[in-house]
RNA sequence: CGGAGAGCACUCUGGAGAAGCUCACACCCGAUGUGAGGGCCGAAGGUGCAAGGCGGCACGCCGCCGAAUCUCUCAGGCAAACGGACAGGGGCAAUAAA
Numbered sequence: 001c002g003g004a005g006a007g008c009a010c011u012c013u014g015g016a017g018a019a020g021c022u023c024a025c026a027c028c029c030g031a032u033g034u035g036a037g038g039g040c041c042g043a044a045g046g047u048g049c050a051a052g053g054c055g056g057c058a059c060g061c062c063g064c065c066g067a068a069u070c071u072c073u074c075a076g077g078c079a080a081a082c083g084g085a086c087a088g089g090g091g092c093a094a095u096a097a098a
Base pairs, nucleotide, nucleotide: 007092008091010090011089012088013087014086021037022036023035024034025033026032027030039078040077041076045074046072048070052065053064054063055062056061
């Protein structure tokens, strides 16, 4: 010089599920706001843990660490819009190799 994989944040595209529920009050009278109620969903975030690892031990076990789109449903959500894990395109800045 060259220039990945992984990384980063932004942008573009795609992107599931589940009542536009009931009651009360308020007003700007709305598919509105607040409060209450029971129902439902998992893909923001968060909780839990298998193998395995580490430590302790009276050798029976015990403690800690430990992943997910699994699990829970705290939070969030249940028309559209917004959001949205994740995927792809573009971008950024380093570095490795040829």
This is a predicted structure of a 98-nucleotide RNA (Glycine riboswitch aptamer). The prediction has a mean pLDDT of 81. The sequence was found by an Rfam model in a public genome assembly.